[in-house]
Molecule: Bacterial RNase P class A
Organism: Pseudomonadota bacterium
Parts: sequence; structure tokens; C1' cells
RNA sequence: AAAGUUGACUAGGCAGUCGCUCGCUGCGCGGCUGGGGUUCGGGUUAUCCGAAUUUUGGCGGUGGCGAGAGGAAAGUCCGGGCUCCACAGAGCAGGGUGCCGGCUAACAGCCGGACGCCGUGAGGCGAUGGAAAGUGGCACAGAAAAUAUACCGCCGAUGGCAUCAAGAAGCGCAGCGCAAGCCACGCUGAUUGGCGCACAGGUAAGGUUGAAAUGGUGGGGUAAGAGCCCACCGCACUGGUGGCAACAUUCAGUGGCAGGCUAAACCCCACCCGGAGCAAGACCAAAUAGGGAAACAUUGGCGCUGCUCGCGUUGUUUCCGGGUAGGUUGCUCGAGCGCCGUGGCAACGCGGCGCCUAGAUAGAUGACUGUCCACGACAGAACCCGGCUUAUCGGUCAGCUUUCACC
Repeated sequence: AAAGUUGACUAGGCAGUCGCUCGCUGCGCGGCUGGGGUUCGGGUUAUCCGAAUUUUGGCGGUGGCGAGAGGAAAGUCCGGGCUCCACAGAGCAGGGUGCCGGCUAACAGCCGGACGCCGUGAGGCGAUGGAAAGUGGCACAGAAAAUAUACCGCCGAUGGCAUCAAGAAGCGCAGCGCAAGCCACGCUGAUUGGCGCACAGGUAAGGUUGAAAUGGUGGGGUAAGAGCCCACCGCACUGGUGGCAACAUUCAGUGGCAGGCUAAACCCCACCCGGAGCAAGACCAAAUAGGGAAACAUUGGCGCUGCUCGCGUUGUUUCCGGGUAGGUUGCUCGAGCGCCGUGGCAACGCGGCGCCUAGAUAGAUGACUGUCCACGACAGAACCCGGCUUAUCGGUCAGCUUUCACC
């Protein structure tokens, strides 16, 4: 220098004018409304009513000052706070998580480590417990997708068949010999050997299928083969050693060596989980309608009932309680932010000092003008916080890696 990789920060700037929301504050605003004091009048003691004056709030108006979206405010996917409801305990069902250790209020998050895969490397990716508890699945192709099996191929030792040769023994019938015995020929033929067949059978070296096929290489061995045997490599198990652990092991030994893959398939194991949500919840509370209670009127109407009593209902007044509209609250000071110190590899914890940083409710945070440049992306709070994921024009900084060049 180029290419890459990891992390952090930033998100047009400046000036002017006009607006919007909130907070603080001024007003000698003849605006609306509530409370207190004093005086006067009325009345019936308490007390009530009215007027004047004074004081103090709220709302509104009008000035001043200050603050005013994000790194994702988003998706609402996890986790917690807060609120109401439910709840003795345990279990079942259901849901979630899933290598190990740590952090945390908690987590499917983060940090550190292990293992596997990818990359020359920095580094990246991984729900990574159990497949020998059981059940299921493995399309097509292929012999076979698992209690294994055998299409081509190889062999055919062994058994079988065919053929050739040898041939014990037996039988038949001649011959020789006094006899014991010898012996030609023919038939049957145990058995042995050779050359074949590829029928039974053996085999899993080689070929063929597939995403996946039962360790690899070499040698011995064999009829041909095969962990069948051996050497090396790999694997599994036991012990030792190191590590909190996952795990590692160049240590010692044992075993020819495993019953493939699939659990974000059912399932098993371990651990965790009550439900609903700020339209939660709390408070104030109108008109109208309806509910309850008391008093009055009952000499009225209607019903039980033809009559008497009684009861219910209907009328007037006062009071009570629930709900609706509406208003207030919850609402933003919080697992908060910054700096320093300190423990820790780190996430994070602890201590000190400092700071206050939107709170709307049909929903404010904007519009216009000028100017500069690198010409400006995705996008808008709605109870709060910790994460994850997704979107995003560009710019800046830091750590590290590879290659090249020069000293």
C1' cells in the first nucleotide's frame, strides 16, 4: 500500500422567521370558577341566606426563559419490573430450554472455555443430552435402507452330476498242479486320481445404486474370500494424569472392532414455567334511564276478589349505592446516565463524585428562507427496562490477519 476481519462511534452543519407539546415564571388580564378571613343586612339559638371588601388556589388569556424521538422508537420474538385476578402442598397434562463454567432481576441474552465444521489466516458458523428403553421414518435408484441381504462377479475346497484312468474285493467260467495253491477272460465294483459342469453351496475382495451401505492400507492366508490372522493407522472400553467442568491425553493396558442415519419425529432424561395485561389498575363523577331505603298521601285507580280486611302496584319529596359520557392518576428518577477508583481474562460487581434527559391522548417534536459541503439512508416515542431479529446513504476511529514493496 492493497485485500480482509472484529469492535466502537456518528446519522447533514450554521443562521434567521413563524408555529406545536411540556416545565418554571411575570401580569395593574376590569375573563370563568372554588376555598378562607373581615364587615353589613335578613332570619329562628346552633346555624342558614344575601351583599360588599380582602386574601389564596385552579382553568383560560397574554409575555419571558428552558427542554423536546431512535440506533433501531420497528417486529412484538424472548426475559423481567409494575398492576389486577387466582393460589396449602404434591402430582398429571401442556409449553419451553438443552456441551461446560460464569454473569444477571431474568432470559432463547451476554462473557469465558470445550468439541465439530469452514477459512492460508485474523476469524466465522453450530438447539452440540440420549439412537444399546420403546415406536416410527429413510422418496427414486439399488441385491440390500437394517432380526440384514446377494444382481453381476469370484470360487465351487465339500456334496452332486458327467467322463477318463487305476483298482481292493466278490461272482461266473476255463486252464495248470498230487496237493497247498497259481492264474487268463468276463461281469459287478468299494476306493483313489485326472479333466470338466456350475446343480447345491461358499464368498462379500471387485463392480453397480444412493444423501447415506457394516473401519482403512499392506502382507499372510484361502477353493475363492473375509479382522480369518498379523503390522501400522483409526476406533471403543478400563485405569492413570491434567482440568471446577465440558473435555483432553505424546501415559499404561484391554478388545478385532460396535446394532447405519434421523429426536426443530414421537419419546426418554435433566432443569424452568400460574393467568391476563397500562384499553392493567386506582380516584372523582353529569344528564337520561333503571335499582334500593325512608317519609307523606291513601277518602283515589288497577290486580288477588263477588264483599270486608290485608298485600302488591301506581303518585309526591328526600336520601343512598352501582354503571356510562367526561376528567384526574398510573406517567416517567430509573435493574438510569457520565467520569474516576477498585475486584475480575471478560460479561459484570463494588465504592466515590457529578447530572436530570419527551411524556402527548386524535396524539406535539414541524414549516419556510439563506448559506456551506462529503448532498444526507432506514425510519416516529405511547407504562418502563434488559435482549434478540429485521431495515439502514454514507463517514470516522481502534485491534488483528494475509500478500506485496522498500529500509